[in-house]
Molecule: transfer RNA
Organism: bovine gut metagenome
RNA sequence: GGCAUAGCUCAGCUGGUAGAGCAGCUGAUUUGUAAUCAGCAGGUCGGGGGUUCAAGUCCCUCUGCC
Numbered sequence: 001g002g003c004a005u006a007g008c009u010c011a012g013c014u015g016g017u018a019g020a021g022c023a024g025c026u027g028a029u030u031u032g033u034a035a036u037c038a039g040c041a042g043g044u045c046g047g048g049g050g051u052u053c054a055a056g057u058c059c060c061u062c063u064g065c066c
Stems, first nucleotide, its partner, number of pairs: 001066004007022004016053001024040005046062005
C1' cells in the first nucleotide's frame, strides 16, 4: 500500500431499503442417474467508533491475509 460482502468465487458506478454464478433444497422432465427447466432458501457487508436524514460505500481505529 491492497484486500476482508451468502457455503465457495466475486459484483455493488457518483452514499439512497444487498446481487450474480456455482453449491444447497423443492418441483417438472426421465425407467433411473446425470443434464435441462422453474421456483425457494441463504447475509448483524471482519470488530468498534465517527460523519450524515441515510453508510457495503466517506473518515478513524483494531484484527486477519497478501